[in-house]
Context: one part of a larger RNA
Molecule: small-subunit ribosomal RNA, 5' domain
Organism: metagenome
RNA sequence: GAACGAACGCUGGCGGCGCGUUUUAAGCAUGCAAGUCGAACGGUAGAGAAGUGCUUGCACUUCUUGAGAGUGGCGAACGGGUGAGUAACGCGUAGAUGAUCUACCCUUCGGUUGGGGAUAGCUCAUGGAAACAUGGGGUAAUACCGAAUAAGAUCCGAUUGCUAUGGCGAUUGGAUGAAAGGGGCUUCGGCCUCGCUGAGGGAUGAGUCUGCGUAUGAUUAGCUAGUUGGUGUGGUAAAGGCGCACCAAGACGACGAUCAUUAGCCGGCCUGAGAGGGUGACCGGCCACAUUGGGGCUGAGACACGGCCCAGACUCCUACGGGAGGCAGCAGCUAAGAAUCUUCCGCAAUGGGCGAAAGCCUGACGGAGCGACGCCGCGUGGGCGAAGAAGGCGGAGACGUUGUAAAGCCCUUUUUUUCACAGAAGAAUAACCUUUGGAGGCAAUGCCAGAGGGAUGACGUUAUGUGAAGAAUAAGCACCGGCCAAUUACGUGCCAGCAGCCGCGGUAAUACGUAAGGUGCGAGCGUUGUUC
Numbered sequence: 001g002a003a004c005g006a007a008c009g010c011u012g013g014c015g016g017c018g019c020g021u022u023u024u025a026a027g028c029a030u031g032c033a034a035g036u037c038g039a040a041c042g043g044u045a046g047a048g049a050a051g052u053g054c055u056u057g058c059a060c061u062u063c064u065u066g067a068g069a070g071u072g073g074c075g076a077a078c079g080g081g082u083g084a085g086u087a088a089c090g091c092g093u094a095g096a097u098g099a100u101c102u103a104c105c106c107u108u109c110g111g112u113u114g115g116g117g118a119u120a121g122c123u124c125a126u127g128g129a130a131a132c133a134u135g136g137g138g139u140a141a142u143a144c145c146g147a148a149u150a151a152g153a154u155c156c157g158a159u160u161g162c163u164a165u166g167g168c169g170a171u172u173g174g175a176u177g178a179a180a181g182g183g184g185c186u187u188c189g190g191c192c193u194c195g196c197u198g199a200g201g202g203a204u205g206a207g208u209c210u211g212c213g214u215a216u217g218a219u220u221a222g223c224u225a226g227u228u229g230g231u232g233u234g235g236u237a238a239a240g241g242c243g244c245a246c247c248a249a250g251a252c253g254a255c256g257a258u259c260a261u262u263a264g265c266c267g268g269c270c271u272g273a274g275a276g277g278g279u280g281a282c283c284g285g286c287c288a289c290a291u292u293g294g295g296g297c298u299g300a301g302a303c304a305c306g307g308c309c310c311a312g313a314c315u316c317c318u319a320c321g322g323g324a325g326g327c328a329g330c331a332g333c334u335a336a337g338a339a340u341c342u343u344c345c346g347c348a349a350u351g352g353g354c355g356a357a358a359g360c361c362u363g364a365c366g367g368a369g370c371g372a373c374g375c376c377g378c379g380u381g382g383g384c385g386a387a388g389a390a391g392g393c394g395g396a397g398a399c400g401u402u403g404u405a406a407a408g409c410c411c412u413u414u415u416u417u418u419c420a421c422a423g424a425a426g427a428a429u430a431a432c433c434u435u436u437g438g439a440g441g442c443a444a445u446g447c448c449a450g451a452g453g454g455a456u457g458a459c460g461u462u463a464u465g466u467g468a469a470g471a472a473u474a475a476g477c478a479c480c481g482g483c484c485a486a487u488u489a490c491g492u493g494c495c496a497g498c499a500g501c502c503g504c505g506g507u508a509a510u511a512c513g514u515a516a517g518g519u520g521c522g523a524g525c526g527u528u529g530u531u532c
Stems, first nucleotide, its partner, number of pairs: 001532004006528005013378006019371002021336001026334003030331003035074003040071002046065009081289003090214008100206002105202008113147001115145002122137006153176010181194005215261003222252001224250001227249008264286004268279004291312005314325004342368001344367003350364001351362004381411004391402004417469006433453003436449003476521005481502003487516005497504002
C1' cells in the first nucleotide's frame, strides 16, 4: 500500500447492488418448511331437488353434488441446512468397467388372454388415562395370487466366427419367467387416448477400480494377524479378505510406514510485476453428517434431516400401568460471545412434486423489513459579493489571519419533506375455450401445424414522469517532531500524559492538554485484529 462475512470509538442525508452466529455440530416454546391423484377403488357424513308414506316433521326411495378418513399409484433419496467427522481414491485431474445398475424421459419391435381368494374402509363389540390395540361379520380395485402364451430375454447343453478377463455375433436342443385397467367417441362392429407388460437401443444419474497430485511433527522407527497371498464357497447390481473354511508366511516402512496433532476438498477469493504466499465466507461442483451410537426394512435409487427398530443422554405428558420428542429447513427464543437480522408478503415469475387437465402443494424461489457490514452513484447548493464588517486567534505596534468565508443581491430545486396527479411501463409467457388447415380413418372423438380472441402481479401508495412550495432537510473524523502533507499561542513542568519506530515531557514543549489556524480523507473517518 492492498484486502476483510469483521469488531470497537466518534459521526451519520438518500439510492442501487451485494453480504449478515466466523463462537456452542449447545439446548429449544410456537407456527409453517411434502404432498398430490375421484380419469385406479369401495363408498360415507353433509347439502340441494323431486317423489312416497303420512303420526306435519320424521322415515324411506331416486337424482345431482360432495368433504374427512381408508385401500392403491407416484413423489417423499430432489430441493433446503451444516462442516462435526474425515489426511482418505475424501477431493482434483486423467483413465478403466471384457466387473455393474439406472424409476420417470426419448426411440424401436412385440403383447395386453382367461381366472381366483382375501383385506382396509364400514359395521358390531372389547381393553386403555392417553398413545393406541384386539376380536366377530361383510366389501372393491391399476392391491394380492395361480393358469395360458412368449422372442433376438435368462439358465443349462451342442456346433461355430471375430475377439480376448464374464465382450459382440450365427445355428440348434431343453427349461424358465409377463400384464391392468381407466377415460372419450361410436353407425355398437370398433376407433382414439392415457396407462400396464416383455425385449433392444439412447439419454440421464449412480456404484466400483486405477496412475499422479493433495498438512505438520522423527523430541513418533518400526508396524500388521483377516494381517499379505492362494484354493474353494458364500454374498453383492458388480471386481475384491467383502465374509467364511482350509493352506502358505507373507504385506508395509528412512522415496517416512505406524502414531500424534490439525483440517471437509476444489473452481475460486485476497495479495504480488511475476514466481510465490495466504485462504476456502457468499456463488458453483464433489463429499460427509442430521440429539449420540448401532441396525436393517421399503424402494429404480436410502442404510433415509422433518421414515422405522434397539440402546444411551436430555426434555415433556401421565390416572404411575405407560407414552411423546429431535430447528446443522424458514422465522423466532435462551445461552455463549467483541459480534451477526423479521415469529413479514406471495406462489404473479423461475424451478420442483402429483394430476389428462383445471388445479393443489412448495419458508426452494421471487420480494419486502432490519444493519453505513461492503462496493458503487448522488447530494448537503450555484453565481455575484471588500466597508477586506463583527467576533476569534496571533502580534509591542503597524498590521496579519480566519476570508469571498459570512452578511447582502440574484438564480436553481438534483435530492429531501409535505404532498397532489398521472403511470398502471417492465415483470407477460400464455393454460383452458373458440376458429382454420393437414395426415389417417367408414364416421366421431382424438392427433399434428398455424392464425385470431383470451383470465391471472406478492413487490405496489412500485420504477418513472408532471406540477406546487421553499436554500429550504443534510458534515464529520483523524492528523500537523522525523518517517509523512500540514504550526503558532496558552496551560502543564520527567507530573499529567503521548507513542507504529526513533523517541517527547525535569519552566520558553512545532511531540502532553486546550484554542486558533492548517493538512488529509469524506457519509464516513480513525483504532484493533488477520493475510499478502